[in-house]
RNA sequence: AACUUAUGAAGAAAGGUGGAGGGACUGGCCCUAUGAUACCUUGGCAACCUAUCAAAAUUGAUAAGGUGCCAAUUCCGAUUCCGUAAAAGGAAAAAGAUAAGUU
Numbered sequence: 001a002a003c004u005u006a007u008g009a010a011g012a013a014a015g016g017u018g019g020a021g022g023g024a025c026u027g028g029c030c031c032u033a034u035g036a037u038a039c040c041u042u043g044g045c046a047a048c049c050u051a052u053c054a055a056a057a058u059u060g061a062u063a064a065g066g067u068g069c070c071a072a073u074u075c076c077g078a079u080u081c082c083g084u085a086a087a088a089g090g091a092a093a094a095a096g097a098u099a100a101g102u103u
Stems, first nucleotide, its partner, number of pairs: 001103007013042005021031003026077003043070003048066002051062004074095001079092004
């Protein structure tokens, strides 16, 4: 880097450095000098892998280890279908994210 499988309406922030953009892409909308994004420290969330225990063949509990995450539903849409006078609304996909595995 590619492929396969699973998941996403829940959850979880303080301090420091630094000084202008950021939320993947595109349209919207939003965050941001009351200091964002990023990096560091500490803390936390969660339970994919792993471990332990219980139970019974798959589920539950714990959270030490490997990851991940801590504005907004993956922030919303984008393509197709249903729906509508037009909207609203609903469903599926695509893309992207994370985990585990394979090449």

SAM riboswitch aptamer (S box leader) from a Flavobacteriia bacterium, 103 nucleotides, folded computationally. The sequence was found by an Rfam model in a public genome assembly. NCBI's taxonomy places the organism under Bacteria, Pseudomonadati, Bacteroidota, Flavobacteriia.